[in-house]
A computed fold for a 72-nucleotide RNA from Sirodotia suecica, annotated as transfer RNA.
RNA sequence: AAGGCUAGAUAGCAAAAUGGUUUAUGCGUGAGAUUGCAAAUCUUAAAAUAUCGGUUCGAGUCCGAUUCUAGC
Numbered sequence: 001a002a003g004g005c006u007a008g009a010u011a012g013c014a015a016a017a018u019g020g021u022u023u024a025u026g027c028g029u030g031a032g033a034u035u036g037c038a039a040a041u042c043u044u045a046a047a048a049u050a051u052c053g054g055u056u057c058g059a060g061u062c063c064g065a066u067u068c069u070a071g072c
Stems, first nucleotide, its partner, number of pairs: 004072006012027003020057001029045005050066005
């Protein structure tokens, strides 16, 4: 190098989610309120399930393949 085994990939970052309501939450970002100006605080908005298939009435979750990351 090639191959194998295990774990993982969710918003700009972190991170939750028992197969079932609208995909939480914190930090950050935009707008507004407040303030003499700011900070802090409050309100509000945008933004996410690595990719492609399958199972199912219903998939972030289960199954398969692929890609990438970490460990062995």
Its Rfam family is "tRNA".
Lineage of the source: Eukaryota > Rhodophyta > Batrachospermales > Batrachospermaceae > Sirodotia.
The coordinates come from a structure-prediction model, not an experiment, and the mean pLDDT is 81.